[in-house]
RNA sequence: AGGAUGAACGCUGGCGGCGUGCCUUAAGCAUGCAAAUCAAGGGGAGAUGUACCGCAAGGUACAUCUAACCGGUGGACGGGUGAGUAACGCGUGGGAAUCUACCUUAAAGUUGGACAUAGCUCGGCGAAAGUCGGGGUAAUUUCCAAUGUAGACGUAAGUCCAAAGCAGCAAUGCGCUUUAAGAUGAACCUGCGUCCUAUCAGCUAGUUGGUGGGGUAAUGGCCUACCAAGGCAUCGACGGGUAGCUGGACUGAGAGGUCGGUCAGCCACAAUAGCACUGCGACACGGGCUAUACACCUACGGGUGGCAGCAACUAGGAAUAUUCGGCAAUGGGCGAAAGCCUGACCGAGCGACGCCGCGUGGAGGAUUGAAGGCCUUCGGGUUGUAAACUCCUUUUGUAAGGGAAGAUUAUGACGGUACCUUACGAAUAAGCACCUGCUAACUACGUGCCAGAAGCCUCGGUAAUACGUAGGGUGCAAGCGUUAUCCGGAUUUAUUGGGCGUAAAGUAUUGCGUAGGCGUCCCGCAGCAUCUCAUUUGAAAUACCUUGACUCAAUCAGGGUCUUGGAUGAGAGAUGUGCGGGAUAGAUGGUAUGAGAGGGUGCUGGAACCGACGGUGUAGCAGUGAAAUGCGUUGAUAUCGUCGGGAACACCAAAGGCGUAGGCAGGCACCUGGAAUACACAUGACGCUGAGGCAUGAAAGCUAGGGGAGCGAAGCAGAUUAGAGACCUGCGUAGUCCUAGCCGUAAACUAUGUCUGCUAGAUAUCCCGAUUUAAUCGGGGCGUCGUAGCUAACGCGCUAAGCAGACCGCCUUGGGAGUACGAGCGCAAGCUUAAAACUCAAAGGAAUUGACGGGGACCCGCACAAGCAGUGGAGCGUGUGGUUUAAUUCGAUACAAAGCGAAAAACCUCACCAGGGCUUGACAUCCCGACGUUCUAUUUCCUGGAAACAGGAGAAAUCCGUAAGGAGGUCGGGACAGAUACUGCAUGGCUGUCGUAAGCUCGUGGCGUGAGCUGUACCCUUAAGUGGGGUAACGAGCGCAACCCGCACCGUAUGUUAAAUAAUUCAUGCGGAACAGUCCCGAUUUAAUCGGGAAGGAAGGCGCGGAUGACGUCAAGUCAGCACGGUUCUUACGCCCUGGGCUACACACACCCUACAAUGGUGAAAAACAACGAGUUGCAAGCCGGUAACGGUAAGCUAAUCUCUUAAAUUUCACCUCAGUUCAGAUCGGGGUCUGCAACCUGACCCCGUGAAGUCGGAAUUGCUAGUAAUCGCGGAUCAGCGUGCCGCGGUGAAUACGUUCUCGGGUCUUGUACACACCGCCCGUCAAGGCAGGAAAGUUGGGGGCACCUGAACCCCGAUUUAUCGGGGGAGGGUGAAACCAGCGAUCAGGCUUAAGUCGUAACAAGGUAUCCCUAGCCGAAGCUGGGG
Repeated sequence: AGGAUGAACGCUGGCGGCGUGCCUUAAGCAUGCAAAUCAAGGGGAGAUGUACCGCAAGGUACAUCUAACCGGUGGACGGGUGAGUAACGCGUGGGAAUCUACCUUAAAGUUGGACAUAGCUCGGCGAAAGUCGGGGUAAUUUCCAAUGUAGACGUAAGUCCAAAGCAGCAAUGCGCUUUAAGAUGAACCUGCGUCCUAUCAGCUAGUUGGUGGGGUAAUGGCCUACCAAGGCAUCGACGGGUAGCUGGACUGAGAGGUCGGUCAGCCACAAUAGCACUGCGACACGGGCUAUACACCUACGGGUGGCAGCAACUAGGAAUAUUCGGCAAUGGGCGAAAGCCUGACCGAGCGACGCCGCGUGGAGGAUUGAAGGCCUUCGGGUUGUAAACUCCUUUUGUAAGGGAAGAUUAUGACGGUACCUUACGAAUAAGCACCUGCUAACUACGUGCCAGAAGCCUCGGUAAUACGUAGGGUGCAAGCGUUAUCCGGAUUUAUUGGGCGUAAAGUAUUGCGUAGGCGUCCCGCAGCAUCUCAUUUGAAAUACCUUGACUCAAUCAGGGUCUUGGAUGAGAGAUGUGCGGGAUAGAUGGUAUGAGAGGGUGCUGGAACCGACGGUGUAGCAGUGAAAUGCGUUGAUAUCGUCGGGAACACCAAAGGCGUAGGCAGGCACCUGGAAUACACAUGACGCUGAGGCAUGAAAGCUAGGGGAGCGAAGCAGAUUAGAGACCUGCGUAGUCCUAGCCGUAAACUAUGUCUGCUAGAUAUCCCGAUUUAAUCGGGGCGUCGUAGCUAACGCGCUAAGCAGACCGCCUUGGGAGUACGAGCGCAAGCUUAAAACUCAAAGGAAUUGACGGGGACCCGCACAAGCAGUGGAGCGUGUGGUUUAAUUCGAUACAAAGCGAAAAACCUCACCAGGGCUUGACAUCCCGACGUUCUAUUUCCUGGAAACAGGAGAAAUCCGUAAGGAGGUCGGGACAGAUACUGCAUGGCUGUCGUAAGCUCGUGGCGUGAGCUGUACCCUUAAGUGGGGUAACGAGCGCAACCCGCACCGUAUGUUAAAUAAUUCAUGCGGAACAGUCCCGAUUUAAUCGGGAAGGAAGGCGCGGAUGACGUCAAGUCAGCACGGUUCUUACGCCCUGGGCUACACACACCCUACAAUGGUGAAAAACAACGAGUUGCAAGCCGGUAACGGUAAGCUAAUCUCUUAAAUUUCACCUCAGUUCAGAUCGGGGUCUGCAACCUGACCCCGUGAAGUCGGAAUUGCUAGUAAUCGCGGAUCAGCGUGCCGCGGUGAAUACGUUCUCGGGUCUUGUACACACCGCCCGUCAAGGCAGGAAAGUUGGGGGCACCUGAACCCCGAUUUAUCGGGGGAGGGUGAAACCAGCGAUCAGGCUUAAGUCGUAACAAGGUAUCCCUAGCCGAAGCUGGGG
């Protein structure tokens, strides 16, 4: 994700039918209506009519109608609500001690009298409500008498007990009284069922029972007196919280879970309480009395009221309707009836609140897929047959006409309604949510961790399918979404149907044992459970099936099923159960035997240690990583002897033994528990488990008394350290030991409850037995491996975590928290029991791959070591940082930036700064217009100017051609150009680095649930994942190696050059040569290979050097080399020019150069010896000039020909003689040369003069293993000029390597992990700050209930009586008091949780740098440290 709702909210809204509508304040209520009726019980004010009397007012009689009033019946029904109630209240099934108006049936009767009273009249009080008194009156009102079928009481005799009439001409009808029976309704009792809480465990005095009495329609402590002391409760009493119960409703496969609105049954209530009266029935919704609260009236004296009836109103709330019509139908009350009454009911109104149905049009319509919108790769795509357009239809709607059923003889609110017919006209009718995944549906723009979204994971920091909008799409549709609640999914409380070694969970450490649960074999009886059949009940409605009525459906009606349950009766006899009898396989006992640190008490032993005393002896001892504190000349340590003391028991000793567990170890004795084996002798199910309970229970700790050698929390010192409240050291108190008593906890662990049965083996060991030994076998224990099986995996595996059974305990996401509060226990410490608010989206287990380790093993590298030369100190050069500046352009910036981009910054370069200019532009393409000689391109000149540029004047006028035009140029306009502007974290390409390190993978197969593993691990070997052996692997790829280039040797071919020739050298091309190939010795496994030697060879074990860089890592570097997405600028961030800057200078760093000197410097001359290269805008010989740089002239050379081009160090000679020097050369002054438009900022070089620091460099650090380091010079690129840099070349030419412990880096295997952004990781606690919820707290406020006392209305009971009364008791309510409980607030206190970048440390994770953890005790800023035991 589904379904449901008495719903509400947002957006939207065409119609009809059927339902449904104050869930909140059982809050308060204006107004109207909701219970009356009977004249045939009485009575008759009054009204009307007729007749008569009267002058009239009026009176009388009769008839008809009628209000009060008396009387009867009804008002106890119908209607509302759910506050209370956890109860015989409800549901279901039974029962006996009852009543029942009206109704039905049956029997009998209905006679005679009498007293009142309302109305009425008179009078009084009061504002009113109302009320009092006098008089008189009726009845189906009341009373008396008679009768007495029947009835009541009584054994009987006997006694007692009733009535009312009315209507009608009459017939007769309606009544009345008594009794019996029925029906209906009501009351009572009872079995079973009926929510949460034990942090509620004991409750109860009318309480439980009995007797007498009272009371009731009736049973009963219902009430009362007396007697007894009972009754209820872990199968949950009592208390607290919540709640009307049910038929049923929703959901679910079901079992269940949740709910109880509408309809129906029952109950309870009627402002809050109490009480009775009347009556068949009430303790009474629209009756009464009283009290209280509230409201209203009042003349202040006193009165009145009760919408939880229907409407309506106020308030509350997210929220719930009309002050409607009618008694036509159904039903009810009264009445003989007509009839009256009926907010019950029938209807209408309002609300998309729900369910159901219908509609908002149908068909055609694309070679123009129209326009518009959106997207676009610019081609197109999509909206989309959608529209337009053509044809058709009329449900709905509007108008008109007709017009029911509901009614039976009459009566129709609904209603001119449903329905039917006709006309009109596509006309009047579509929205809402969603589109990252779950989950159906994607693009653009905007925004830029903002605004916002979000059910969960999460999305958003400039390319967002997740925000907002648009286009498009998906889903549902008069609705769609959201919110709330319930069930489902959730086997996530598991009866169906879960678990507990390590994820949460096996107890409370262990045992004994009560209740309870469960329990071996055979026989008999019973028939409680169980099963079968029958009867009865399980209301109707609902549900299901079916049939029918509304056009269908929703809805309604008929029939059937169902209601899985209860009760009663009959039967069966397996299994369980009860009773009786029997058995021996479970269990126990008996006899015998051996084993054992099992427990308790007493006695006792030696070693070690410490102390005391004495002897010998002398300067140290002790301690540590290193030290110090400490002890010692007052004689220690060492050593010998004697004495004293306390604690623990070496060897034996072990994977060993015993015990329920904790635990138990010198020896001996005594007391004592348990297990095992053998015998198969006894008992005869006596058993298993076990909530509560009882006992036991390491260490630490506590109380009291002893003891105290060693060790040793705390404490005191010494070290270490940034600190060190620690680790280390020296002392040392409690304690550790004993006795007596508490405590009751441990990672008390096998993290594995106890018991029983079954299910392969192998092996070690202990005890007993067969059996005298051995082999072998039986039983019991304690271990290791392992089959099946189990397990998420790890692993378990006859000592199960396998297969089953019995019983108990425990778990239900992490944190908060094993905490708070309460209770129990304890001397205390504390233990046991045990939450919630709040907070997070995880916490956790096992295993995998990596990474990491102050883990391990093996191996390699100029990595260390052994050496040589340096850097770091000085001056200078270059680069960088920083600073400065108008600008000092930008980038690189751990190794892997820093003589790097830059193989050349005076202008240019150039990107920076100042100033001056241009605007289709310095450059490219296209379109439009104009131009071609007179004007504009181009070019020359002039003026201004620093130039660019601006203004002016002159000269000159392109090419092709088929003759139409085309190409090209300029100007103006428009598209566009342009950007060293941004993003290297949008990218391509290229590059650096690990690293030329030996690794990185794949196919098929195999193993594993899987991630993954194997291959690629192991052994030997190598520079190498190189090769070999072996192997659940067999093969393969990218890397390694080789192929390529250079050097060293040879051969051959060619011969530009080369003095006269030749050879040689040399150059170029091709080819050969080296492979552990041969021999010897040794190692290994035979192989691969390695070590040593020999021969041959130019070269010997990869011959030397280069190029070559796997999969990948670092969001490494570069948008400024180039390319490129996006963004930005467009008279400027583009382009041009002049000048400046990149060259600054307190300073810091990096890399060089030159030195500090004698292995040297200077001078001279002489002597030597190279290689790689470059050259026509060039290299330049030679000659001349100049001290020189250089200049002049000029041969040769497009190069084996000429030139650059004398190589230098070296050798020889001379001087210098250890000094700031004849070292060193910085700096500065002067004079020059060269390049170049131009050397001021700012070039290089030459000459003369000047002559700084520096005397070998702290901590630290770099390069190098051979033609190498060191040292010496030479060439080239760039380039007008400029080098100490870079790239190359040759000359001279060493030292050292024992070795892999250590440093750094790397590789393979293994181990641990709480890391995976991968140790630059993770992470703990205090403190500081903000927020949140809960706890404690002096107190304070409120609540419900009980107790005691005082008071006490109506009403009831008792007694008395002079019946207008008095006394006593009860009684709602009120007041006072003490205490308990629950809840709110609460200064402050302590802890918890939480919050991008606070402080202090570093506790944990690796051996986490002192292994960690548990219990306990002490201590300390904090994590924590230390002691004891585990």
A computed fold for a 1430-nucleotide RNA from an uncultured bacterium, annotated as small-subunit ribosomal RNA. The sequence is in RNAcentral, with records from Greengenes.